Predicted 3D model of a 75-nucleotide RNA (transfer RNA) from a Thermoproteota archaeon. Its Rfam family is "tRNA". The coordinates come from a structure-prediction model, not an experiment, and the mean pLDDT is 83.

Order: sequence, then structure tokens, then C1' cells
RNA sequence: GGGUCGGUAGUCUAGCCUGGUUAGGAUAUCUGCCUGACACGCAGAAGAUCAUCGGUUCAAAUCCGGUCCGACCCA
Repeated sequence: GGGUCGGUAGUCUAGCCUGGUUAGGAUAUCUGCCUGACACGCAGAAGAUCAUCGGUUCAAAUCCGGUCCGACCCA
């Protein structure tokens, strides 16, 4: 230099092909219940500009292009 895959809450991850509901789940955190207390359990809450910049569209995490970062392969 070329190619493939990936980047989404603190962490892990689904959704992307086939655009449209408030971006879902697990875990962690916080509050309440439970307990003598803690843990477990139960109920609830908060937490995401979907790597970034632009384009297409009424509408983009999703489609198209550029860039950045990471893994692997080729040279």
C1' cells in the first nucleotide's frame, strides 16, 4: 500500500442485509421492599448524539462516500 471484519450506556451485547414504535437485553450503579443485619430475591429509576465528517431521503444506528481507531489476511 491492497483486502475482509469490527467501533452502539461504566462493561458485554442485539438490532444493520429488508430505513419508520420511546435504540432492546445482560451486568454494574442508585432508590424502595424483604432481613436483626448483609447477601440473595422482588419492584422501580437513571445511564447511548449508535467512532467521526459529509451525502441520499419526508425520515438514517441501518443505505452511499471520506476520515480515524482496532483485529486478521495479502504484498